[in-house]
RNA sequence: GAAGCCCGCCAGACUGCCGCUGGUGCAAUCUUGGAAACAAGGCACUGGAGGAACGUCCGGACUGCACAGGGCAGCGUAGCAGCUAACGGCUGUCCACUGAAACGUCGCGUGCGCAAGUGCGCGGCCAUAAGGUGAGGAUCAGAGCAACAGAGACGAGCCCAUUAAGUUGGGGUGAAACGGGCAAUCUCUACGCGCAGCAAUACCAAGUAGGCCAGCGUUGAUGGGGCCCCCAGAGCUGGCGGGUAGGUAGCACCGAGCUGUUGGGUGACCAACAGCCAAGAUGAAUGGCAGUCACGUUUGGGGCAACCCAGACGCACAAAAUCCGGCUUAUCGGCGGGCUUCACAC
Numbered sequence: 001g002a003a004g005c006c007c008g009c010c011a012g013a014c015u016g017c018c019g020c021u022g023g024u025g026c027a028a029u030c031u032u033g034g035a036a037a038c039a040a041g042g043c044a045c046u047g048g049a050g051g052a053a054c055g056u057c058c059g060g061a062c063u064g065c066a067c068a069g070g071g072c073a074g075c076g077u078a079g080c081a082g083c084u085a086a087c088g089g090c091u092g093u094c095c096a097c098u099g100a101a102a103c104g105u106c107g108c109g110u111g112c113g114c115a116a117g118u119g120c121g122c123g124g125c126c127a128u129a130a131g132g133u134g135a136g137g138a139u140c141a142g143a144g145c146a147a148c149a150g151a152g153a154c155g156a157g158c159c160c161a162u163u164a165a166g167u168u169g170g171g172g173u174g175a176a177a178c179g180g181g182c183a184a185u186c187u188c189u190a191c192g193c194g195c196a197g198c199a200a201u202a203c204c205a206a207g208u209a210g211g212c213c214a215g216c217g218u219u220g221a222u223g224g225g226g227c228c229c230c231c232a233g234a235g236c237u238g239g240c241g242g243g244u245a246g247g248u249a250g251c252a253c254c255g256a257g258c259u260g261u262u263g264g265g266u267g268a269c270c271a272a273c274a275g276c277c278a279a280g281a282u283g284a285a286u287g288g289c290a291g292u293c294a295c296g297u298u299u300g301g302g303g304c305a306a307c308c309c310a311g312a313c314g315c316a317c318a319a320a321a322u323c324c325g326g327c328u329u330a331u332c333g334g335c336g337g338g339c340u341u342c343a344c345a346c
Stems, first nucleotide, its partner, number of pairs: 001342010012293007020048007030041004050317001055327001057326005062197004074193005079093005094136001095134004104125009137188002142186002144182002154179001159171002201249004211240006222232003257276008295314008
């Protein structure tokens, strides 16, 4: 320098104005709403999306229910060894397949040369590196399947040639021709899995309608706005309990936590030490407007050129909803690091 790959990071910046939504502290223990539970209201300080928050595909935490033990069924996984809370994830490794340019080699065209040969271009072949992919247990338990071609495709048999005849030998078709292949068809083997999910679940708790208990009541309770007459009249009152609306917790986190250093390990990962506390809604906050700058594309002008000036447009994918570990998919652009092969130079 050419070619092919792998990994990591960022995800516009700043200023002003107007908002939205959490937390902490202070204060009257006040005001408002509500039957209550509880919620809201002032001032100050302060936090506020992602690498995928997406999908909800896999695994766990957590919660409720179930559960002596064993088996069947069902679902899932599959080389070997490891990591992990766990996994269908990740790491290492074996095997199979794949994997570029150059080199090499072959052919063609063309240039040079008497020739041997050689330069350039194009095409083919041989591979393999880094890397990538793998639904990589078992077909001597059993069943099932195999297009086209071919006489014949899993049951056995004999189309052609040869030969006296016959054959497992030869020819021909095909991926495969009697010995086998496919388990990404059923199946077998080994291992794993109880079911449901934060609308889980727990607590507080109206009204209405049931339920239970007590008392009173046709010797008239009770109602007709307080009393009397009068009228109606079989219920009335109190308590308890379950559930609903509503509210609170779960739930905003001391956690399989994050960052850094050191050490161990090929690696996934682990250990020690130091520092840090980082969104929390529920008709669902994390935003809107303006300006400047950055980045990209493009137009016009200037300049020999590097480039400069002015304008327009663009600035992705997408947005938490109990939390965590993975996987898959989407993504305008930008930055950094590394690996392999070949060529040239020193």
RNAcentral holds the sequence, with entries from ENA. This is a predicted structure of a 346-nucleotide RNA (Bacterial RNase P class A) from Rhodoferax sp. The coordinates come from a structure-prediction model, not an experiment, and the mean pLDDT is 76. The organism belongs to Rhodoferax, within Bacteria. Of the family's consensus pairs, 92% are formed in the model. It matches the Rfam family "Bacterial RNase P class A". Rfam describes the family as follows. Ribonuclease P (RNase P) is a ubiquitous endoribonuclease, found in archaea, bacteria and eukarya as well as chloroplasts and mitochondria. Its family is annotated with dimeric ribonuclease P complex, tRNA processing and ribonuclease P activity in the Gene Ontology.